[in-house]
Context: one part of a larger RNA
RNA sequence: GGCGCAUAGUGAAUGCCUUGGCACAAACAGGCGAUGAAAGACGCGACUACCUGCGAAAAGCGAUGGGGAGCUGGAAGUAAGCUUUGAUCCGUCGAUAUCUGAAUGGGGCAACCCAAUACGAGUCAUGUCGUAUUACUCCCUGGUGAAUUCAUAAACCAGCGAGUGCUAAACCUAGUGAAGUGAAACAUCUCAGUAGCUAGAGGAAAAGAAAGAUUUAUAUCGAUUCCGUCAGUAGUGGCGAGCGAAAGCGGAACAGCCCAAACCAGUCUUAGGACUGGGGUUUAGGACUACAAUGUGAGAUUUGUUGUUUUCAGUUGAAUGACUUGGGAAAGUCAACCAUAGAAGGUGAUAGUCCUGUAAAUAUACAAAACAAUGACUCUAGUAGUAUCCAGAGUACGGCGGGGCACGUGAAAUCCUGUCGGAAUUUAUGCAGACCACUGCAAAAGGCUAAAUACUCGUUUGUGACCGAUAGUGAACCAGUACCGUGAGGGAAAGGUGAAAAGAACCCCGGGUGGGGAGUGAAAAGAUUCUGAAACUAUGUGCCUACAAAUAGUCAGAGGGCGUUAAAGCCUGAUGGCGUGCCUAUUGAAGAAUGAGCCGGCGAGUUAAUGUAUCGUGCAAGGUUAAGGAGAUAAUCCGGAGCCGUAGUGAAAGCGAGCCUGAAUAGGGCGUUAAGUACGAUAUAUUAGACCCGAAGCCAGACGAUCUAUCCAUGACCAGGAUGAAGGUGGAGUAAAAUCUGCUGGAGGUCCGAACCGACGCCCGUUGAAACGUUCGCGGAUGAGUUGUGGAUAGGGGAGAAAUUCCAAUCGAGUUUGGUGAUAGCUGGUUCUCCUCGAAAUAGCUUUAGGGCUAGCGUUUAAAGUUUAGGUAUGGAGGUAGAGCACUGUAUGUGAAAUGGCCGCGCAUAGCGGUACUGCUCACGAACAAACUCCAAAUGCCAUAUCGUAUCUUUAAGCAGUCAGACUGUGGGGGAUAAGCUCCAUGGUCAAAAGGGAAACAGCCCAGAUCGUCAAAUAAGGUCCCAAAAUUUACGCUAAGUGUGAAAGGAUGUGGAGACGCUCAAACAACUAGGAUGUUGGCUUAGAAGCAGCCAUCAUUUAAAGAGUGCGUAACAGCUCACUAGUCGAGUAUCUCUGCGCCGAAGAUUUACCGGGGCUAAGCGUAGUACCGAAUUUACGGAUUUAAGUAGUAAUACCUAAGUGGUAGGGGAGCGUUCUGUUCGCGGCGAAGCUAGACUGUGAAGACUGGUGGAGCGUACAGAAGUGAGAAUGCCGGCGUGAGUAACGAUUACAGGUGAGAAUCCUGUACACCGAUAGAUCAAGGUUUCCUGGGGUCAGGUUCGUCCUCCCAGGGUUAGUCGGGACCUAAGACAAGGCCGAAAGGCGUCGUCGAUGGACACCAGGUUGAUAUUCCUGGACCCGUAUGUAUGCGAUGUAGUGACAGAGACAGUUAGUGACGCCGGUUAUUGGAUUCCGGUAUAAGCAGAAUACCCGUACGAUUGGCAAAUCCGUCGUGCUUAAGGGGAAGCUGUGAUGUGGAGGGAAUGGCGCAAGCCUAGUACCGAAGGUUGUGAAACUGGCUUUUGAAAAAAGCUGCUAGCUUAAGUACAUGCGGCCCGUACCGAGAACGGACACACGUGAUCAAGAUGAGUAAUCUAAGGUGAGC
Repeated sequence: GGCGCAUAGUGAAUGCCUUGGCACAAACAGGCGAUGAAAGACGCGACUACCUGCGAAAAGCGAUGGGGAGCUGGAAGUAAGCUUUGAUCCGUCGAUAUCUGAAUGGGGCAACCCAAUACGAGUCAUGUCGUAUUACUCCCUGGUGAAUUCAUAAACCAGCGAGUGCUAAACCUAGUGAAGUGAAACAUCUCAGUAGCUAGAGGAAAAGAAAGAUUUAUAUCGAUUCCGUCAGUAGUGGCGAGCGAAAGCGGAACAGCCCAAACCAGUCUUAGGACUGGGGUUUAGGACUACAAUGUGAGAUUUGUUGUUUUCAGUUGAAUGACUUGGGAAAGUCAACCAUAGAAGGUGAUAGUCCUGUAAAUAUACAAAACAAUGACUCUAGUAGUAUCCAGAGUACGGCGGGGCACGUGAAAUCCUGUCGGAAUUUAUGCAGACCACUGCAAAAGGCUAAAUACUCGUUUGUGACCGAUAGUGAACCAGUACCGUGAGGGAAAGGUGAAAAGAACCCCGGGUGGGGAGUGAAAAGAUUCUGAAACUAUGUGCCUACAAAUAGUCAGAGGGCGUUAAAGCCUGAUGGCGUGCCUAUUGAAGAAUGAGCCGGCGAGUUAAUGUAUCGUGCAAGGUUAAGGAGAUAAUCCGGAGCCGUAGUGAAAGCGAGCCUGAAUAGGGCGUUAAGUACGAUAUAUUAGACCCGAAGCCAGACGAUCUAUCCAUGACCAGGAUGAAGGUGGAGUAAAAUCUGCUGGAGGUCCGAACCGACGCCCGUUGAAACGUUCGCGGAUGAGUUGUGGAUAGGGGAGAAAUUCCAAUCGAGUUUGGUGAUAGCUGGUUCUCCUCGAAAUAGCUUUAGGGCUAGCGUUUAAAGUUUAGGUAUGGAGGUAGAGCACUGUAUGUGAAAUGGCCGCGCAUAGCGGUACUGCUCACGAACAAACUCCAAAUGCCAUAUCGUAUCUUUAAGCAGUCAGACUGUGGGGGAUAAGCUCCAUGGUCAAAAGGGAAACAGCCCAGAUCGUCAAAUAAGGUCCCAAAAUUUACGCUAAGUGUGAAAGGAUGUGGAGACGCUCAAACAACUAGGAUGUUGGCUUAGAAGCAGCCAUCAUUUAAAGAGUGCGUAACAGCUCACUAGUCGAGUAUCUCUGCGCCGAAGAUUUACCGGGGCUAAGCGUAGUACCGAAUUUACGGAUUUAAGUAGUAAUACCUAAGUGGUAGGGGAGCGUUCUGUUCGCGGCGAAGCUAGACUGUGAAGACUGGUGGAGCGUACAGAAGUGAGAAUGCCGGCGUGAGUAACGAUUACAGGUGAGAAUCCUGUACACCGAUAGAUCAAGGUUUCCUGGGGUCAGGUUCGUCCUCCCAGGGUUAGUCGGGACCUAAGACAAGGCCGAAAGGCGUCGUCGAUGGACACCAGGUUGAUAUUCCUGGACCCGUAUGUAUGCGAUGUAGUGACAGAGACAGUUAGUGACGCCGGUUAUUGGAUUCCGGUAUAAGCAGAAUACCCGUACGAUUGGCAAAUCCGUCGUGCUUAAGGGGAAGCUGUGAUGUGGAGGGAAUGGCGCAAGCCUAGUACCGAAGGUUGUGAAACUGGCUUUUGAAAAAAGCUGCUAGCUUAAGUACAUGCGGCCCGUACCGAGAACGGACACACGUGAUCAAGAUGAGUAAUCUAAGGUGAGC
């Protein structure tokens, strides 16, 4: 280390439980609100953070009814109280009810700020406080009241009243109105008048008493609404997808009325009429005329009285004991009792008789509701006549354009209307599906109307074959919370001790958490608390393990250990055999194709309606109800509307066992022959989300410009250096100009370069320090510059110096919610068992090709049938293989040869001859063909007969799956007679098939697995070893390790067969010898002599010898061959076919081309024998299916036979889970769950025993389903691996102290770092982080920690003058009236808000642990008020001022700073010269002198400044150019006998043995305070220049209108002076970035040396040493 066992931890499953949910039923209620709602903010307790309750009268106050002993909420505790003089508590009615919110006095960033008027409190007075009123719009009433006298409009004022806002995410009506989708695309159409938005109403809404419906009725029905049916009918419809009535019938509920007009009367009148009252209200009516009547009935309206019932508190309310077990009795046993009460809950386990209750009975205050009765009140009527009058007008209707009706423009009636036209008047008018006629029906253009119907935020009561903590609401728990987001919006997790806290006193260890004892309890169940599974983590132990190669198992098995549900048992496993997970998708996966880290829980064919089929049940020529009614509201009964069937046929009228067609009596077509129907179950289809999960997207409404883009308003910022435009001026120059030049000047989308803004390059970083950064360089840096604050623009859009760039880390169309479960011919996933049968990957069609439909192939049921495959025989049709060339073509040789050409002859175009041209045709020879056939098989196919086995076929139905196929043999097409290629045909196998063989190897060979057996025989293939079986027999071959990879080609390899030469008359090879002569043949040639070339190639001698086979020479020569003889002595040369071998033969990790060893057979060939070898076959024993038979009523049993591989798929039978009914049982003497075990069943599964556990659980038969998980990159939780690995986000050391513990805390020393920042001060933002002489160390802090920005407790922010408000306005916002718009709403005037700007009164010092321009000291200033004194004050009008740009160069100053002097200290051993160090300061206010600089003044006139003006403006005249007036920063004095100040420096008390330390550098004392240099970008002042020409209002000042002293103004004194902010950080830890994050974030101050400089380097003040 592995396996097993035991014991623990972690963890939370499971079981049990339920406070909470879910769904319904009945009844109620269906609103609340200006009498201030809903919803909140903030408060109220003795102590109080949260919830609950309440509201400054604050966990409550009053009255009344109930009730009767305790009470002060959840919620303990302490304290203090209340209560029989009736508390707490419950019901009802009252009181109070801060602030916000419609919010309503004005404003506003909700819970805040600021008022006015009246009255009151208080003050000398002001400030201050209290109460009430004060919004807008509309109706009504009244008043005031223009042009215009009255009057009226408008406007204003007053009064009564109303509206506003919220909700219940429901229901209703109306306005507006999508898209995803479906149509397999899409446009009409559909989705759908749906979703959404908007307005409005009610408890319901809407509709509604006919200008109706219809005509099966020549005369019917009689408002509306809803249900059933009619009916998926009539229709409509790219006649596609789809959409889809109505009448009628059956029910629920029922209810009818009122105006306008005619006519009459009254009032007013512009004489037209208007208003009020009476009258009247519909088909033939009313008015009108005449007559008659004073009653009948009704009520939906209002109201009084009485009664009943109910709701909102209550009361009474029967009946049990003992024993046993137990911690406990309600259990068990024995014996009782009650019951109009045996519902339910509780009580220490399961209770009729213990408690609360229950059945039943009963009382009643206040309030409310309903109903009934009755009174009041309101409404309601007849007959006759018919002269006249009345009966709803820009209406009906029509044209055009649309919409609604089931009805898409259609023949399109009917209804609505945008537009243009435009009637009639009862003899009239509308309608009855174009239209017309006839005949009917009805009375438009005014209005009201209960019930039956829809819904449920809510109240009360109850129910559940609903859930039980991953379920049920998102929420059982302090949940719409925590948390995320700018926002709209999104949105969790989290239940259980015990009967009772009896919640562990006390002791020990420890810094503590904690642990060990003790104790409680039935049990530690011990607070992380019931049970307590698994993953995972430990400890102990039995067996095994250090030469071993591993889908981890399985089969065999030695050894060791154990001792059982007693079974030939369990654990381990040396060694051997065999053996490439699971799922999905595929032709095919171990696959290096998909998915899963592991475990647990959750997780997918459901429901409704309607068809079809099968089965079951009932009734049956019939069957059956629906809505509804009745009913312990159960069964059931009633209900026959309607549906299906019983008759068909025809387009129909119609006829009818027939009908239609037809001239027909013909023929033909459809019928006549078969029982249905209702309900239930199962299967399947359709419509619905329809098995589950999954898009990218489309549309609607909202939310976003704190990021970013552009714009608007108002502010801010840019070290330093350089260059030197125009212009000016001097000189030269010109007739004058031009021009040149010196100086001056200071322009510029100028130059260099910091801050700042940007982002060109490389490195680093890339699970970062950072979701875009760092280092080093880089670009712009007075401009089209950068930046702060406030605002504007919004998605079908905005913005864009333009990149598809930006619009909150999101952009070819933001985000969010909804339509929505969009759609997905696509991918993935889809959960228990057994039995039975078992495919397809093809055809046709398809915007079809990875999808469908029909057929083919499967399965199940029923019926019928001449019964299939296969064999044999017989008979057929046919044109393939082959063959052939007769046809059609192609192609060839020879011969003959026509025609034509050419040549010659010819006077000639005739004719003749020739021809190495052409080649018809014929003959002969020999060929080729998928689209040739004079021929022509085998096989296959058809038919008949027969054998054969047990299937086959057909018909009628239900349900499918399949349409990607793969390889292999054969026949072909394509390709290259390539492909593991592609396309067909025909077999096989795989697919869906395991087993044996081929080393391994879906498709090849053998063979088809029902189960068991340590039996037998075989197949393919094998038999030397690995490794079962022959080192088998016989005969050959191979020598190459060929076997154990390959071609053309090559080769005296070797075996066999054949052919043909030579050969004892001597072959072949070798050796010896010859190889001659004419002749150097002729020609050619410079030469050519056998041998450059051409021609010829004879002859002679000979044994033989070419006018020469090769080498060679310039040419000869020379060597050699052919040929001949000799020696030798037997075979030798060549060719063809064939078996086995050889060469050809070079690759990459490793031999690696027999599976290895190895083999000369253990290779190859032929023949033989024996054996091995599979899940085949056989044997024996089981199971199961089907069929036949026998027995049995049947279930079933027995027997025989044949079967039993299986994916998609069909069929059958079962197991288990949760709940329900009935039934029978178990359980504290121990249920469920969990756990261990060697038991049972073919299986899903089921028992039993022990342990744990501590209260429920099961059997049988039925029923109903949220009913079975291993996979969905599934969801949630837990736990692993990686891994003690990476990392810990930019530098100290030492000493001492504290402490349980120190690298990290404190102190000290040394060192280091920043120093235009890492210092200091503000704004934003944060919101207590600030301080402690308090404490802590579980978590946070990337380590540690005694420390902290952490935790607990306590404390801390002080203003007339600072900032904001009580002042003003900008951009912009809101906006009375107004204009516009389907609605919502948009725009905008008066006006009101709105700082980033304008206006506005304080300084110095000190002080705390924490605040200071705020407190204190000292010194000031502003406003108001009272008093006193004096007195012309003055707009809300008017005028001026306020009041404004950039750049540049100057002037005067100051802050700051240097030096010297002075003071103090120090140093120099002492004294002193000297050295060094430190200091050398002083506000606001008031006053003064001066300067830069600025200003004309007086008088007159005056159509302007909306009235007026002495003011302003304008005009005129006079006077003066230097007086006069004003006057900055700063300076001087004062403020200040103050403050501050380097330095010096106690005591007391405490601690300590002491030295000494703390108190404390505290109290206290306290020097100098001059001169000069330099010098800002700060302050003041003007100046120059440029064009881009540079806020508003308040305030202030003048003027008048006005006012006449109550006011106002000036001075003095006294008094008064409100609300909010104020702590701290302000960043390399308090802000924005998820973090104690190397990033980002506006403004101000700016020391020294070097330097141009805010660059750079080093330092000061000050800060820091970066949390391993």

About this RNA:
The part of an RNA shown here (large-subunit ribosomal RNA, half A) has 1668 nucleotides and comes from a Bacilli bacterium. RNAcentral holds the full RNA, with entries from ENA. Its Rfam family is "Bacterial large subunit ribosomal RNA". Its family is annotated with ribosome and structural constituent of ribosome in the Gene Ontology. Model confidence (mean pLDDT): 82 of 100.